The RNA shown here (Lysine riboswitch aptamer) has 163 nucleotides and comes from a bovine gut metagenome. The model forms 98% of the base pairs in the Rfam consensus. It matches the Rfam family "Lysine riboswitch aptamer". A reference for the family is Rodionov et al. (2003), "Regulation of lysine biosynthesis and transport genes in bacteria: yet another RNA riboswitch?", Nucleic Acids Res. From the family's description: Riboswitches are metabolite binding domains within certain messenger RNAs that serve as precision sensors for their corresponding targets. Its family is annotated with lysine biosynthetic process in the Gene Ontology. Its mean pLDDT, the model's own confidence on a scale to 100, is 78.
């Protein structure tokens, strides 16, 4: 220098099943009102509808979450920058926003508490930053005998084997 194999722990991610919440919400129908003429980003077309409030009946879903099982793993993975392709929002086109995949830029060793911001129905949860705690690893110092204590660094790291 290269290759192979490993370690950290409430460790990471994916899939399936079940469950809670979403929610008695959206929506639909009937009755009775109000506004309007085809609203809700813009344009075009079709058609005579559309929106909203009250009562009654019926009554979801998505994203996210928990548990169990299986599988793949230890930059596992998450976020971010840029680009391409596809999809949703639609009667059609466009804009905006969102989602998925691939590649690229940068940050984060892992877990966790807390404050703030964003997302979210949510006090769940995720994520970014700041301030703490625990833990693994290496370096230096220290104690003394295979580990104690302190400080600091980062996974492009560390350990082992082979060449």
């Nucleotide at each position: 220098u290269g290759a192979u194999a490993g370690a950290g722990g409430c460790g990471c991610g994916a899939a399936a099943a079940c469950u809670a919440a979403g929610a008695g919400u959206a929506a639909a129908u009937a009755c009775a009102g109000u506004u309007u003429u085809c609203u809700c980003u813009g344009g075009c077309a079709a058609u005579c509808g559309a929106a909203u409030c009250g009562u009654a009946u019926u009554g979801a879903a998505a994203g996210g979450a928990g548990u169990u099982u299986u599988c793949g793993c230890c930059g596992a993975a998450g976020c971010u920058u840029u680009a391409a392709a596809g999809g949703c929002u639609u009667g059609c086109c466009a804009a905006u926003g969102c989602c998925u995949u691939u590649a690229c830029u940068g940050c984060u060793g892992g877990c966790u508490g807390u404050a703030u911001g964003c997302a979210g129905a949510a006090u769940a949860u995720g994520u970014a930053u700041g301030c703490g705690g625990c833990u693994g690893u290496c370096a230096c110092a220290u104690a003394g005998u295979a580990u104690u204590u302190g400080u600091g660094g980062a996974g492009u790291g560390c350990u082992a084997u082979c060449a």